[in-house]
Lysine riboswitch aptamer from a bovine gut metagenome, 184 nucleotides, folded computationally.
The coordinates come from a structure-prediction model, not an experiment, and the mean pLDDT is 78.
It matches the Rfam family "Lysine riboswitch aptamer". Rfam's curators write: Riboswitches are metabolite binding domains within certain messenger RNAs that serve as precision sensors for their corresponding targets. Allosteric rearrangement of mRNA structure is mediated by ligand binding, and this results in modulation of gene expression. This family includes riboswitches that sense lysine in a number of genes involved in lysine metabolism, including lysC.
RNAcentral holds the sequence, with entries from MGnify.
RNA sequence: GAUAGAGGUUGCGGAAAGCAAAAGUAUCCUGCGGGACGAUUACGGUAAAGGUUGAUCGCAGAAGAAAGGGCUGGCCGCCGAAGGGGACAGGAUCCGUUGCCGUCUGCCUGGGGAUGCGGGAAAUACCCGUAUCACUGUCAUCUGAAAGGGACUGCAUGUCAGUCCGGAGAGAUGGGGCGCUAUC
Numbered sequence: 001g002a003u004a005g006a007g008g009u010u011g012c013g014g015a016a017a018g019c020a021a022a023a024g025u026a027u028c029c030u031g032c033g034g035g036a037c038g039a040u041u042a043c044g045g046u047a048a049a050g051g052u053u054g055a056u057c058g059c060a061g062a063a064g065a066a067a068g069g070g071c072u073g074g075c076c077g078c079c080g081a082a083g084g085g086g087a088c089a090g091g092a093u094c095c096g097u098u099g100c101c102g103u104c105u106g107c108c109u110g111g112g113g114a115u116g117c118g119g120g121a122a123a124u125a126c127c128c129g130u131a132u133c134a135c136u137g138u139c140a141u142c143u144g145a146a147a148g149g150g151a152c153u154g155c156a157u158g159u160c161a162g163u164c165c166g167g168a169g170a171g172a173u174g175g176g177g178c179g180c181u182a183u184c
Stems, first nucleotide, its partner, number of pairs: 001184005008079001011078004017072003027063001029061005037050001042097004082109003085105004090100001110136002113133008138175006149165006155158001
């Protein structure tokens, strides 16, 4: 360097289906109130369309979603699987921020979990980051060591005794996937 392979309290990712929630919300219509603002998925800004022929907004009534996020069981692709950070770019009725989306990047992370804190365009769900905690896999070093087997020594020549090699499983410490195992 090539090929193959292993990790698992729910290993990682993906698309679809079903379900709950989102939500009796957004939106549309009607009525009433109100009286100057007003950016269309969140927030901030500007003030473009629109607006005293009454907007944004509030209440009541009649209709009434979806996206994004989640859960479930299977399916598909896999074991840097993948996730995060950074850089550049993209879409929306103006600008910015977060979010969304694409590409690049060994910059970071072995893996999942619990708890705390921080972040995420609804959320206590869930996700991401981070700290702590044990757990788990792997390798190195050290400690100690079973079985089978082997070597040497002894003499009482044995199903003998002793010493050593050996190293299943165990423990401690440490490392990082740029790793580990096998073959070439």